[in-house]
Predicted 3D model of a 582-nucleotide part of an RNA (large-subunit ribosomal RNA, domain V) from Acidipila sp. EB88. The source organism's lineage runs through Bacteria, Pseudomonadati, Acidobacteriota, Acidobacteriaceae and Acidipila.
Context: one part of a larger RNA
RNA sequence: CCCGCAGCUAGACGGAAAGACCCCGUGCACCUUUACUACACCUUAACUAUGAAUUAUGACCCUUGCUGCGCAGGAUAGGUGGGAGGCUUUGAAACCAGGCUUUUGGGUUUGGUGGAGCCAACGGUGAGAUACCACCCUGUGAGCGUUGUGAUUCUAACCUGCUCCCGUGAUCCGGGAGAGGGACAUAGUUAGGCGGGUAGUUUGACUGGGGCGGUCGCCUCCUAAAUUGUAACGGAGGCGCGCGAAGCUACUCUCAGACUGUUUGGAAAUCAGUCGUCGAGUGCAAAAGCAUAAGAGUGGUUAACUGUGAGACCUACAAGUCGAGCAGAUGCGAAAGCAGGCUUUAGUGAUCCGGUGGUUCUGUAUGGAAGGGCCAUCGCUCAACGGAUAAAAGGUACGCCGGGAUAACAGGCUGAUCGAAGCCAAGAGUUCAUAUCGACGCUUCGGUUUGGCACCUCGAUGUCGGCUCAUCGCAUCCUGGAGCUGUAGAAGGUUCCAAGGGUUAGGCUGUUCGCCUAUUAAAGCGGUACGUGAGCUGGGUUCAGAACGUCGCGAGACAGUUCGGUCCCUAUCUGCUGUGGG
Numbered sequence: 001c002c003c004g005c006a007g008c009u010a011g012a013c014g015g016a017a018a019g020a021c022c023c024c025g026u027g028c029a030c031c032u033u034u035a036c037u038a039c040a041c042c043u044u045a046a047c048u049a050u051g052a053a054u055u056a057u058g059a060c061c062c063u064u065g066c067u068g069c070g071c072a073g074g075a076u077a078g079g080u081g082g083g084a085g086g087c088u089u090u091g092a093a094a095c096c097a098g099g100c101u102u103u104u105g106g107g108u109u110u111g112g113u114g115g116a117g118c119c120a121a122c123g124g125u126g127a128g129a130u131a132c133c134a135c136c137c138u139g140u141g142a143g144c145g146u147u148g149u150g151a152u153u154c155u156a157a158c159c160u161g162c163u164c165c166c167g168u169g170a171u172c173c174g175g176g177a178g179a180g181g182g183a184c185a186u187a188g189u190u191a192g193g194c195g196g197g198u199a200g201u202u203u204g205a206c207u208g209g210g211g212c213g214g215u216c217g218c219c220u221c222c223u224a225a226a227u228u229g230u231a232a233c234g235g236a237g238g239c240g241c242g243c244g245a246a247g248c249u250a251c252u253c254u255c256a257g258a259c260u261g262u263u264u265g266g267a268a269a270u271c272a273g274u275c276g277u278c279g280a281g282u283g284c285a286a287a288a289g290c291a292u293a294a295g296a297g298u299g300g301u302u303a304a305c306u307g308u309g310a311g312a313c314c315u316a317c318a319a320g321u322c323g324a325g326c327a328g329a330u331g332c333g334a335a336a337g338c339a340g341g342c343u344u345u346a347g348u349g350a351u352c353c354g355g356u357g358g359u360u361c362u363g364u365a366u367g368g369a370a371g372g373g374c375c376a377u378c379g380c381u382c383a384a385c386g387g388a389u390a391a392a393a394g395g396u397a398c399g400c401c402g403g404g405a406u407a408a409c410a411g412g413c414u415g416a417u418c419g420a421a422g423c424c425a426a427g428a429g430u431u432c433a434u435a436u437c438g439a440c441g442c443u444u445c446g447g448u449u450u451g452g453c454a455c456c457u458c459g460a461u462g463u464c465g466g467c468u469c470a471u472c473g474c475a476u477c478c479u480g481g482a483g484c485u486g487u488a489g490a491a492g493g494u495u496c497c498a499a500g501g502g503u504u505a506g507g508c509u510g511u512u513c514g515c516c517u518a519u520u521a522a523a524g525c526g527g528u529a530c531g532u533g534a535g536c537u538g539g540g541u542u543c544a545g546a547a548c549g550u551c552g553c554g555a556g557a558c559a560g561u562u563c564g565g566u567c568c569c570u571a572u573c574u575g576c577u578g579u580g581g582g
Stems, first nucleotide, its partner, number of pairs: 001582008010574003014569002022404004027400002029396004035201005042193008051154010062143005068137001069105001075130001078136005085119003094113008158181003162178006204216003213233001217239006240385001241283001242342002247301007255279001257275005281290002284347001286345003305328004311322003317386001330339003353379007361372002410457001411455001412453003416450001418446006427437002464539001465537003469531001470528005477502003480497006504518005545563004549558003
């Protein structure tokens, strides 16, 4: 060196299972509920199947009887109209008795006595004049009718899992007779309520993983790299309006502030003078502007107009922006002219659907109408602001599928944090910076902590601790050799060299760590996928069961707790150990 045999499992990111964790999908399923919308069930009412009678009590029409009081006035004048007469032996005045009504003044009516007159007009009072007739009003009584409601009764609809007879050898069913109930129950239709009992669904996105938090449209500045444009969960702020004057026009004016002077009057009130390029003001954030003013005032007014619009800016689209000119009508100005809102840039919402006004449009045989169109206008914190629907929340650890643009372990990059070393030396050290310690700072190194990034791996790289077996570094715990010392000796402190060897046994806890006990020369710190589960374990974490506390209406949830809970692999290759042959 080649070939075997027997073994061990460190590696082949070994085998097995298209990761169960995590995120995503306008995926699925199941569960919950004060998510949304339906449906069943339940319930209320009306009508129908559904009839009869009595009684009580409402409404309406008709007939009829009454009712009506301010003051003045014979006195109880409801309103209006007609009206010069009306009533009376078919019984007037007056009187008696009774009913009704009443504010105790009276009104009205029935019966009796009585036996011939009474009332009105006139006059007077008053806003209105009386007898008589008609139509009405207010309140009320009676009657016919229609209708509503409540109660009670009936029987013929309807009901009977009641009794008997028959079909019939039948606890079904049907027929018959009875009994009981009864216009209820029950059923149907319509309308309302209730309704996780059931069903279909929804439950946003961005995001240095996701969740929690924050944000989502528009305006201004910076970032923005001297045209424009330009991102971030970059840094600062605003808007969701206001104003008929804060618009238009003609004319006029100059502000803020400072100094000086001046009664009350003061640092600042009003007044006078001088200086005053802009520091004031401009409705509101910022920027850009503005004194020729876009700022301040006065007069007159409505162009904060109608119909258009050459041409441009911006721009994926849809939108957005500027605009001379023309026609009409208008305001101001002597005129030239200016005026289609406001110094400019925010003050906002597509389409559908619907409302209102107008219209020389359309009008389903024709004429109309309805409906529609066109013009004007109104209704959205559709704010997740290019707006999925008129209308929508949660749980899943019993979960499932697909994907890796994305987390948890390990690795990688980084090294803020962490650890180590050095520099400077204010100070402490009685004195003295540097025996020892060392502030404020600075420079390196390491890659053991917590992080950041998200680069291999999600068709799987098994995760803490222990056991076993180790191997390496040195920033050395012991043992060894040195320097300095604030080293008398002993014992120390600190620094340098040094990795050969060594570095205990227990109690508590799943613990690593830590605390404690007893020793020791010492009981080192780290790396090795926080070494090592195809070597062991499985106490912890991290499935399914169950419970407590807390949270939640609930399904359920909790780096809260508690009891319980399947750890597979016969070694092909590399590697290693032992052994045999050539």